[in-house]
A computed fold for a 463-nucleotide part of an RNA from an uncultured bacterium, annotated as small-subunit ribosomal RNA, 3' major domain. The coordinates come from a structure-prediction model, not an experiment, and the mean pLDDT is 81. Rfam family: Bacterial small subunit ribosomal RNA.
Context: one part of a larger RNA
C1' cells in the first nucleotide's frame, strides 16, 4: 500500500422481511454425469458449466466407428517432361456407392503467344490433430456496482501519502460547503433508439369518399421552471397545473483491473505432430452422436369445480412470404388432398388472424365426463430414402398423479401470475430460443438475522 477478519461503524441491493407463483414429490421433454459400446466425436464444471457451443444430428452436416477405395491428393499456385484434344454425354461389366472398365457419339478455339484434360517427376498442399499455461479477437463474472488514475505542487530518508479526507447531499466520486492543494482524464449522468400526450406538414394503403384513433416526416413539451415550508448552499419535502414530475418507462451503452476464467471446433496465429508406401489428408457405404440398473439440472403437463366438455358470440400486437405465402369453391371425421385467383406486399396470402374471456346446456367431488403417459391399429406429409431414428391425424387403450421432506428459485407494476401468437434455424422436425400483444394482481412494518458490494475504521503469526 494490499489481502483477510466467526471486529465496528454508516449506505446499498428481491439480500432479508412482507407477499404472489413456482421448483424439490408424479409422467414426459431436454441436457449432463455414470455405464455401456466397435463408436457412443469434441468443448463447457461453485456462483460465472448442464434446453450451454447447437437459431433444428435421418443422408449431408461429422469431428466418431466398421468396412471399401485415392495419394501432387477435393479444392489452391507454380515448374519440367510426355500424350492428346479434353471435358461432356450414352454405354458394357463390376460393386453398397465412391470408383474402376469397356464401345460409341463428340472429336477445341486462336493469326500468334497462350488457354484446356490425362500421366510422370518436384516444390508443395491438407489437418475439427495438441498446446487458450506461447497469442491476437471475441466472450462471461464481480457489475451498470461508482469506482480507477494523472500533472504540477506540498509533505515524508523512503516505500508512499495528501489530491479521491470530513459534514451535507444524491441513483451516482452527483453536487455542495469546507480544505495543502489546484487542476485533468477513463467511468456517471447527457449526446443516441424506442415509447407515453399535442401541433404542422403530406397521403402510397385505409374509408361511409366527409376523412382519420393509422402511417410517416419535422416541431413542441419537464426544466425543481412555478407556489409553500425546511435548509448557508447544494438539495430535501409538500403543493399547483400538467398527456408525462423529479432520472417518466424501457433498450442499447460495461471504467482500471481480477479469476494464467472460456474459446487454437467460428475465425486468425507462434511452436509441435502426421503426411514416399501410404496416412491424424480425401471420397464413399452402413453405424454412431438418439444406448439406459442409475443420479443431478432446465422445463412441459397435470393432479381438477375459480374446473372439464359441447355449442355460439367477440377483441390483439410483432412479424414472415416469388425455389415463397396459399384465397374462394370442392372432397376427407381429421392431418391433409385437388384447386388455381390474388400479391415482389399499409394492396394479395399466412389469418373469418388469436387464446384465456362472455353467454347457454351438461358434469356433482369420483383417480372421475380430471389427468394424459404408454401400447396396438389404420392414415396422411416432407424428402433419394422415415428400420434403427421424423413430425401430425383419427380409432382403441387408458399408467403414474388427490399438491410433493429437508432444502430451494423468480419477481416491486403494465410487473409477477397467467393466455396465445410471431420469427430464426428449416426439405421435414420446437415442451427450446427470440420478440409480440390479451387479462391482469399481492406486499414492502423496517434492516435485528443471511447473502453480496461499497467507503472510513481497527487487529494480523499472511504479501
Nucleotide at each position: 500500500a494490499g489481502g483477510c477478519g466467526g471486529g465496528a461503524a454508516c449506505u446499498u441491493g428481491c439480500a432479508c422481511a412482507a407477499g404472489c407463483a413456482g421448483u424439490g414429490g408424479a409422467u414426459c421433454a431436454u441436457g449432463u454425469g455414470g455405464u455401456u459400446c466397435a463408436a457412443u466425436u469434441c468443448g463447457a464444471c461453485u456462483c460465472u458449466a448442464a434446453c450451454c457451443g447447437a437459431g433444428a444430428a435421418a443422408c449431408c452436416u461429422c469431428a466418431c466407428c466398421a468396412g471399401g477405395g485415392u495419394u501432387u491428393g477435393a479444392a489452391a499456385u507454380c515448374u519440367a517432361g510426355u500424350g492428346g484434344a479434353a471435358a461432356u454425354c450414352u454405354u458394357u461389366a463390376g460393386g453398397a456407392a465412391a470408383c474402376u472398365u469397356u464401345a460409341g457419339a463428340c472429336c477445341c478455339c486462336g493469326c500468334a503467344a497462350g488457354g484446356c484434360c490425362g500421366c510422370u517427376a518436384g516444390a508443395c498442399a491438407g489437418g475439427u490433430g495438441c498446446u487458450g499455461c506461447a497469442c491476437g479477437g471475441c466472450u462471461g463474472u464481480c457489475g451498470u456496482c461508482a469506482g480507477c488514475u494523472c500533472g504540477u505542487c506540498a509533505c515524508g530518508u523512503g516505500a508512499g501519502u495528501g489530491g479521491u479526507c470530513u459534514c451535507c447531499u444524491u441513483a451516482a466520486g452527483u453536487g455542495g460547503a469546507u480544505u495543502a492543494a489546484c487542476g485533468a482524464g477513463c467511468g456517471c449522468a447527457a449526446c443516441c433508439c424506442c415509447u407515453a400526450u399535442c401541433g404542422u406538414g403530406u397521403g402510397u394503403u385505409a374509408u361511409a369518399c366527409g376523412u382519420g384513433u393509422c402511417a410517416c416526416a419535422c416541431g413542441a413539451g419537464a426544466c425543481u421552471g412555478c407556489u409553500g415550508c425546511g435548509g448557508u448552499a447544494a438539495c430535501g419535502c409538500a403543493g399547483a397545473g400538467g398527456a408525462a414530475g423529479g432520472u417518466g418507462g424501457g433498450g442499447a451503452u460495461g471504467a482500471c483491473g481480477c479469476c494464467a476464467a472460456g474459446u487454437c471446433a467460428g475465425c486468425g496465429u507462434g511452436g509441435c505432430c502426421c503426411u514416399c508406401u501410404g496416412a491424424u489428408a480425401c471420397c464413399c457405404u452402413g453405424g454412431g452422436c438418439u444406448a439406459c440398473a442409475c443420479a443431478c439440472a432446465u422445463g412441459a403437463u397435470a393432479c381438477a369445480a375459480u374446473g372439464g366438455a359441447c355449442a355460439u358470440g367477440a377483441c390483439a400486437a410483432c412479424g414472415g412470404g416469388u425455389u415463397g405465402c396459399c384465397a374462394a369453391g370442392c372432397c376427407g371425421c381429421g392431418a391433409g388432398g385437388c384447386g388455381g385467383a390474388g400479391c415482389u406486399a399499409a394492396u394479395c396470402c399466412c389469418a373469418u388472424c388469436a387464446a384465456a374471456c362472455g353467454u347457454g346446456u351438461c358434469c356433482u367431488c369420483a383417480g372421475u365426463u380430471c389427468g394424459g403417459a404408454u401400447a396396438g391399429g389404420a392414415g396422411g406429409c416432407u424428402g433419394c430414402a422415415a428400420c434403427u431414428u421424423g413430425c401430425c391425424u383419427c380409432c382403441u387403450u387408458g399408467a403414474a398423479g388427490c399438491u410433493g421432506g429437508a432444502a430451494u428459485u423468480g419477481c416491486u407494476a403494465g410487473u409477477a401470475a397467467u393466455c396465445g401468437c410471431a420469427g430464426a434455424u428449416c426439405a421435414g422436425c420446437a415442451u427450446g430460443c427470440u420478440g409480440c400483444g390479451g387479462u391482469g394482481a399481492a406486499u414492502a412494518c423496517g434492516u435485528u438475522c443471511u447473502c453480496a458490494a461499497g467507503u472510513u475504521u481497527u487487529g494480523c503469526a499472511c504479501u